This is a predicted structure of a 79-nucleotide RNA (c-di-GMP-I riboswitch aptamer) from Candidatus Vecturithrix granuli.
The model forms 95% of the base pairs in the Rfam consensus.

């Protein structure tokens, strides 16, 4: 440096549903929980979904990065 590996260690994050609380709303935050994850770290640029709205089978805003797919960055072991 390349491969393969969510478990063998150390860590790390945290679904679901609770509770606060922000938004019309998807949903976002903080805390409780822990489905689960080698990227479930970032990025909304591409495909999708899901929310509101309008001139409505199309448009534009927003939101989902744990829906696909990409592009960085990354613990540890094998070969």
């Nucleotide at each position: 440096u390349a491969u393969a590996g969510a478990a063998a260690a150390u860590g790390c994050u945290u679904a679901a549903c609770c509770c606060a609380u922000u938004g019309u709303a998807a949903a976002g935050u903080g805390g409780g929980g822990g489905c689960g994850g080698a990227a479930a770290a970032u990025c909304a640029c591409g495909g999708g979904u899901c929310u509101u709205g309008c001139g409505c089978u199309g448009c534009a805003a927003g939101a989902c990065a744990g829906c696909c797919a990409g592009a960085u960055u990354c613990c540890c072991u094998a070969u």